Predicted 3D model of a 75-nucleotide RNA (c-di-GMP-I riboswitch aptamer) from a Steroidobacteraceae bacterium. The coordinates come from a structure-prediction model, not an experiment, and the mean pLDDT is 89. It was read from a public genome assembly, where an Rfam model found it. The model forms 94% of the base pairs in the Rfam consensus.
């Protein structure tokens, strides 16, 4: 020093609902809220799921795997 791991300690993110606003929509995104998270950071690759102006676009990374990156340092 790196790794695996995930006690601590300092921080972080922010579901559901609520309000605005933008989308046909499914969802974004800004406030308030805080259900949870060791990557709940990033990225649609594959699955799934969902949506529409449906034989093709989209949305979900807080659904599953995958990739990339990081803070802190006990056993």
């Nucleotide at each position: 020093c790196a790794a695996c791991c995930g006690a601590a300690c300092g921080a972080g993110c922010a579901c559901a609902g609520c309000c605005g606003u933008c989308g046909c929509g499914a969802g974004g995104c800004g406030g308030c809220g805080c259900c949870g998270c060791a990557a709940a950071g990033c990225c649609a690759c594959g699955g799934g799921g969902c949506u529409c102006u449906u034989u093709g676009a989209g949305c979900u990374a807080g659904c599953c795997g995958g990739g990339c990156u990081g803070c802190c340092g006990a056993a």
Record summary
The source organism's lineage runs through Bacteria, Pseudomonadati, Gammaproteobacteria, Steroidobacterales and Steroidobacteraceae. Rfam family: c-di-GMP-I riboswitch aptamer. Its family is annotated with cyclic-di-GMP binding in the Gene Ontology.